[in-house]
Context: one part of a larger RNA
RNA sequence: AACGAACGUUAGCGGCGCGCUUAAUACAUGCAAGUCGAACGAGAAGGGACUUCGGUCCCUGAAAGUGGCGCACGGGUGAGUAACACGUAGGUCAUCUACCCACGAGUGGUGGAUAACAGCCCGAAAGGGCUGCUAAUACAGCAUAACACCGUCCCAUCGCUGAUGGGGCGGCCAAAGCGGGCCUCUCCUUGGAAGCUCGCGCUUGUGGAUGAGCCUGCGGCGCAUCAGCUUGUUGGCGGGGUAAUAGCCCACCAAGGCUUAGACGCGUAGCUGGUCUGAGAGGAUGAACAGCCACACUGGAACUGAGACACGGUCCAGACUCCUACGGGAGGCAGCAGUAGGGAAUCUCGCGCAAUGGGCGAAAGCCUGACGCAGCGACGCCGCGUGAGCGAUGAAGGCCCUCGGGUUGUAAAGCUCUGUGGAGAGAGAAGAAUAAGCGCAAGCCAAUACCUUGCGUGAUGACGGUAUCUCUUUAGCAAGCACCGGCUAACUCUGUGCCAGCAGCCGCGGUAAGACAGAGGGUGCAAACGUUGUUC
Numbered sequence: 001a002a003c004g005a006a007c008g009u010u011a012g013c014g015g016c017g018c019g020c021u022u023a024a025u026a027c028a029u030g031c032a033a034g035u036c037g038a039a040c041g042a043g044a045a046g047g048g049a050c051u052u053c054g055g056u057c058c059c060u061g062a063a064a065g066u067g068g069c070g071c072a073c074g075g076g077u078g079a080g081u082a083a084c085a086c087g088u089a090g091g092u093c094a095u096c097u098a099c100c101c102a103c104g105a106g107u108g109g110u111g112g113a114u115a116a117c118a119g120c121c122c123g124a125a126a127g128g129g130c131u132g133c134u135a136a137u138a139c140a141g142c143a144u145a146a147c148a149c150c151g152u153c154c155c156a157u158c159g160c161u162g163a164u165g166g167g168g169c170g171g172c173c174a175a176a177g178c179g180g181g182c183c184u185c186u187c188c189u190u191g192g193a194a195g196c197u198c199g200c201g202c203u204u205g206u207g208g209a210u211g212a213g214c215c216u217g218c219g220g221c222g223c224a225u226c227a228g229c230u231u232g233u234u235g236g237c238g239g240g241g242u243a244a245u246a247g248c249c250c251a252c253c254a255a256g257g258c259u260u261a262g263a264c265g266c267g268u269a270g271c272u273g274g275u276c277u278g279a280g281a282g283g284a285u286g287a288a289c290a291g292c293c294a295c296a297c298u299g300g301a302a303c304u305g306a307g308a309c310a311c312g313g314u315c316c317a318g319a320c321u322c323c324u325a326c327g328g329g330a331g332g333c334a335g336c337a338g339u340a341g342g343g344a345a346u347c348u349c350g351c352g353c354a355a356u357g358g359g360c361g362a363a364a365g366c367c368u369g370a371c372g373c374a375g376c377g378a379c380g381c382c383g384c385g386u387g388a389g390c391g392a393u394g395a396a397g398g399c400c401c402u403c404g405g406g407u408u409g410u411a412a413a414g415c416u417c418u419g420u421g422g423a424g425a426g427a428g429a430a431g432a433a434u435a436a437g438c439g440c441a442a443g444c445c446a447a448u449a450c451c452u453u454g455c456g457u458g459a460u461g462a463c464g465g466u467a468u469c470u471c472u473u474u475a476g477c478a479a480g481c482a483c484c485g486g487c488u489a490a491c492u493c494u495g496u497g498c499c500a501g502c503a504g505c506c507g508c509g510g511u512a513a514g515a516c517a518g519a520g521g522g523u524g525c526a527a528a529c530g531u532u533g534u535u536c
Base pairs, nucleotide, nucleotide: 001535002534003533005532006531007530008529009528012384013383014382015381016380017379018377019376020342025340026339027338029337030336031335034069035068036067039066040065046059047058048057049056050055076295077294078293086219087218088217089216090215091214092213095212096211100208101207102206103205104204105203106202107201108142110140111139117132118131119130120129121128122127149171150170151169152168153167154166155165156164157163158162177200178199179198180197181196182195186193187192188191221267222266223265228258229257230256233255234254235253236252238250239249240248270292271291272290273289274285275284276283277282297318298317299316300315301314320331321330322329323328348374350373351372352371356370357368358367359366360365387417388416389415390414397408398407399406400405421477422473423472424471425470426469427468431463437457438456439455440454441453442452443451480525481524482523483522484521485506486505487504491520492519493518494517495516501508502507
């Protein structure tokens, strides 16, 4: 000098930050990932119409279900890891990439199921079985298809394990619709469609962007009281496997590979930008914020998917907790709050999606403990206040005294002012950009329709009646803590008598103690001041 601090005494306000460093201990309760009816079938309650009173039709439409996208992001933690985990510089002629962007081509035709639902049945429950019905952008064939892919043959070029370009033959592979509007063309004719048009989708290919995988050089802990380590080990051939290289895996063959420039072993540890300190070099550190990695009760495994071997998914095993009709089931806060425990020690079971951002959706919108805010805590930094001016018979009181006086001390009283903070009353934000809708213009089009774009207009504020401003009010409500022997700024008296005690070091205390305790006075810092711990 510093701190994610703690403890003691004290404490007025505000702004901005920060707040389980210990038990990666166990968790009650609530919330933290959904959304789309413009993909699909069905449709409770409610409302309306009709009714032979049995019911039928229409509107709206909950909770479920099929399907799509998301759930691999965002959020948490640092247990493990000494490693290509991280940092940095490269490689990928060894790779993938949903949504997004640009460009090219296409979107034809057919079929069988199944959930929901209904009926029956089993079970305490969780849940499950059988029969029957139905739809799709669900599923499966068919057609068509290349400058794509695969096989094969030929040629050319080059930086020649191969790559690029050109050509021939053969093989293989796709799709799905939905919504708005219109009548120019064709068909029925007030209008509608298999027609036209626009938008969103779907399939395939190339390129981009973004993200990721893999490989390599170099760099960053301790112990040599760890000196030898290794058999898929090191390499090859062949095969398997992956998006992709590779002993990644397997069969066979060879006997290699690493190491005092520290292998192997043990201990410790997430890494970095940074942070603290220091003149620097260096040392220490890795809270908050940001990047990467790893983990999600413990261990293992795969499924789905563009992406996971998946925190709030699945399966198996284990420990623990809970329910049970004893047959069997359920769970995972290292998400946000919160509880118990541990500890010197670390917060509210708050408000809101108004802003920023994310998911879904054509949109309206829905969801969002991300986030924005508020609450608690002097935990830190910064700012402000606790009054200002005048005021000497230097009042009283206290303390000291050489008894003359000195000091507290302009300090108080008193007089004149001010109103920050506080209290009362009133006014009152910025943060909001735009969305739907409406108007105008342009593009598209057969079209003044629809749609898209631009301009104008046009809702929405959790914080919060907060910040801020104005008026009123009264010096009224707001100062402590440590120290005073030397280091080190600050001195006397009384008490005590090697006792009681102090102490960071030197050391004080045994009858005149500036070092103990109290008082008066002083010094330092100040809403704080000291102590302890840790680092330089």
Molecule: small-subunit ribosomal RNA, 5' domain
Organism: uncultured bacterium